[in-house]
RNA sequence: GCGCCCAUGAUGUAACGGCGAGCCUACUGCCUUGCCAUGGCGGAUGUGCGGGUUCGAUUCCCGCUGGGCGCU
Numbered sequence: 001g002c003g004c005c006c007a008u009g010a011u012g013u014a015a016c017g018g019c020g021a022g023c024c025u026a027c028u029g030c031c032u033u034g035c036c037a038u039g040g041c042g043g044a045u046g047u048g049c050g051g052g053u054u055c056g057a058u059u060c061c062c063g064c065u066g067g068g069c070g071c072u
Stems, first nucleotide, its partner, number of pairs: 001071007010025001012023002018055001027043005048064005
């Protein structure tokens, strides 16, 4: 330099173009207990950045950034 793959809460990950973005762990409030743990019911934290297509984009297209792999 070229090609391919990936980027979603604190963490690990889902999501035929219809989203009011789901689940695990962690955090936290209440209940439960004599206390702790466990358990039950809730809560906050969200799509890397900039454009485009579309009635509608996490999803499709282009560029950028970052990471990984391969080739030279």
Transfer RNA from a Planctomycetaceae bacterium, 72 nucleotides, folded computationally. RNAcentral records the identical sequence in 2 taxa. Rfam family: tRNA. By type it is a transfer RNA. About the family: Transfer RNA (tRNA) molecules are approximately 80 nucleotides in length. Gene Ontology term of the family: triplet codon-amino acid adaptor activity. The coordinates come from a structure-prediction model, not an experiment, and the mean pLDDT is 83.